The part of an RNA shown here (small-subunit ribosomal RNA, 3' major domain) has 476 nucleotides and comes from a metagenome.
Context: one part of a larger RNA
RNA sequence: UGACGGGGGCCCGCACAAGCGGAGGAACAUGUGGUUUAAUUCGAUGAUACGCGAGGAACCUUACCCGGGCUUGAACUGUAGGCGAACGAUUCAGAGAUGAAGAGGCCCUUCGGGGCGCCUAUGGAGGUGCUGCAUGGUUGUCGUCAGCUCGUGCCGUGAGGUGUCGGCUUAAGUGCCAUAACGAGCGCAACCCUUGUUCGUAGUUGCCAUCGGUUAAAGCCGGGCACUCUACGAAGACUGCCUCCGUAAGGAGUGAGGAAGGUGGGGAUGACGUCAAAUCAGCACGGCCCUUACGUCCGGGGCUACACACGUGUUACAAUGGCAUGUACAGAAAGCUGGGUGUAUGCAAAUACGCUCGAAUCCCUAAAACAUGUCUCAGUUCGGACUGGGGUCUGCAACCCGACCCCACGAAGCUGGAUUCGCUAGUAAUCGCGCAUCAGCCAUGGCGCGGUGAAUACGUUCCCGGGCCUUGUACA
Numbered sequence: 001u002g003a004c005g006g007g008g009g010c011c012c013g014c015a016c017a018a019g020c021g022g023a024g025g026a027a028c029a030u031g032u033g034g035u036u037u038a039a040u041u042c043g044a045u046g047a048u049a050c051g052c053g054a055g056g057a058a059c060c061u062u063a064c065c066c067g068g069g070c071u072u073g074a075a076c077u078g079u080a081g082g083c084g085a086a087c088g089a090u091u092c093a094g095a096g097a098u099g100a101a102g103a104g105g106c107c108c109u110u111c112g113g114g115g116c117g118c119c120u121a122u123g124g125a126g127g128u129g130c131u132g133c134a135u136g137g138u139u140g141u142c143g144u145c146a147g148c149u150c151g152u153g154c155c156g157u158g159a160g161g162u163g164u165c166g167g168c169u170u171a172a173g174u175g176c177c178a179u180a181a182c183g184a185g186c187g188c189a190a191c192c193c194u195u196g197u198u199c200g201u202a203g204u205u206g207c208c209a210u211c212g213g214u215u216a217a218a219g220c221c222g223g224g225c226a227c228u229c230u231a232c233g234a235a236g237a238c239u240g241c242c243u244c245c246g247u248a249a250g251g252a253g254u255g256a257g258g259a260a261g262g263u264g265g266g267g268a269u270g271a272c273g274u275c276a277a278a279u280c281a282g283c284a285c286g287g288c289c290c291u292u293a294c295g296u297c298c299g300g301g302g303c304u305a306c307a308c309a310c311g312u313g314u315u316a317c318a319a320u321g322g323c324a325u326g327u328a329c330a331g332a333a334a335g336c337u338g339g340g341u342g343u344a345u346g347c348a349a350a351u352a353c354g355c356u357c358g359a360a361u362c363c364c365u366a367a368a369a370c371a372u373g374u375c376u377c378a379g380u381u382c383g384g385a386c387u388g389g390g391g392u393c394u395g396c397a398a399c400c401c402g403a404c405c406c407c408a409c410g411a412a413g414c415u416g417g418a419u420u421c422g423c424u425a426g427u428a429a430u431c432g433c434g435c436a437u438c439a440g441c442c443a444u445g446g447c448g449c450g451g452u453g454a455a456u457a458c459g460u461u462c463c464c465g466g467g468c469c470u471u472g473u474a475c476a
Stems, first nucleotide, its partner, number of pairs: 001476002003473003007470007015460002019423005026315008034306002042053002064301007076124009087104001090101004106115003126290002129288003135284002137279003140275001142273001147186006153162003166177003192267004197235007206225003211222003238261001241255001242253004317416001321375006335362001338357008382413001387408007429452007
């Protein structure tokens, strides 16, 4: 100087407390461990691995296993030599890769040759092989915590200290005062995006107050840009005003005004560093290793196994509910190999035929909610696993191993031990909708969007983590 203390002081955080809803019990989905296997490819392992890499494993992917092939090689390229347009309908053998046959079939030219392809030789190839403890780049975490440093000066023999300490204050090393320090940098804050209010400009694909027309109804049409909205510009919030406290910074208020009040809400943004943290399998790269194989092509299998254990979720155990009928209200995003819609068929998944939209034009009727009826506390009209039968769709192909529909079957489960997790407001809880990946989908996942919409916080003694000062030390 740090680190540590079941030392002290001050302070903060859904850290505790106060509340609400979960997990741990059940079934299933998914990931992991273990076991099994020819293979169950590899990586991630307290917090900071475990619905993680994977934002799509039937083939492909695919890296694993078995079998069948190739060796200048699946792809790229230099040199030398030789041959031929490239390409190839079709046929045969084969599981396919591949092998064989093969109708047909060139361009440019300075006539030297070149383009393109094949063969031979050779130099490079190729490797998801090893090392993340050789590395770059990127990322997690402490932590959006308030810290981490420098120049000059001063103090100290020196390591170092001071500044950065003290008092007050703040979300904040944010400020004010004091001061052997005076200044400065990286962080904080602000500048950026979004949301909330108003004004101006502009009105089509958006809107419809006024005028007219049409319709079963309807911005459907003429017309208009008032309003909504869209998208560009501006204004607005600064403790600015008032009162009280304070030297000041600042704090307090049922304050005024205001759409918004003290950082208005949310996001992006992550200092010096820590964990030899993660990644050589995203990519790049040093070294080592393989080179008729650890490279590469193909068929099939596996990654989906199953005495078991754990994590994360979905659905429930019901009456604040289930079922049936009727009826109302969103936002955001995507769309031509696509999104749909009308009619017909079908109980349905879906199919056939027209029509519409490269979209502010079409897609575009959300579900909880509300109204009425029924069920009457039961393993039930709860719950839906599992299983049988019949179908639809995607795709060369649904056996291993897809999703969906209909009929039947109806299991466990009556609120879950010790323990443990999330959340402070448009939040939790609950309800549906969309997107990426994608032929299809094992999505209950991930990322977004809106609808309905709470309870509680006395307080900081205690648990956990962190910041500052101080003290002790068998630690560095």